[in-house]
Order: sequence, then C1' cells, then structure tokens
RNA sequence: GCUCCUGUCGUUCAGCGGAUAGGACACCGGGCUACGAACCCGGAAAUCGAGGUUCGAAUCCUCGUAGGAGCA
Repeated sequence: GCUCCUGUCGUUCAGCGGAUAGGACACCGGGCUACGAACCCGGAAAUCGAGGUUCGAAUCCUCGUAGGAGCA
C1' cells in the first nucleotide's frame, strides 16, 4: 500500500428495514436474614462519527475513524 471482517449500556453478547433497542454479569434500591452471601422483586444505563437511500435505518450504501486478519 491492497483486500476482508468487526465497532450496540461499565463488561460481554443478541437484535433476518417497522416494538419502549433485549439478555447475562457488574452497579443502585427494596424484600429475605441476627448480619452478610445466595435467592426474589424493581431501577438506571448503549447503537463509533458525518452524509446518503427509504414513509421508516442499530440493520442497506458512501466517506472518515478505531481495532483485528490476510496479502504484498
């Protein structure tokens, strides 16, 4: 330098163009307990950036950007 893949709550992982963007762990509150842990209930928390397509984009396209793999 070229090609390909990935980027979503604090972490990890879902989400075949239409829901309130979902789960687990972690965190916060409550219950339980003599107190904790475990367990049960509830809560807060995210779509890498900018454009484009579309009635509608996390999802499709372009450019950028960060990481990874291969080739040279």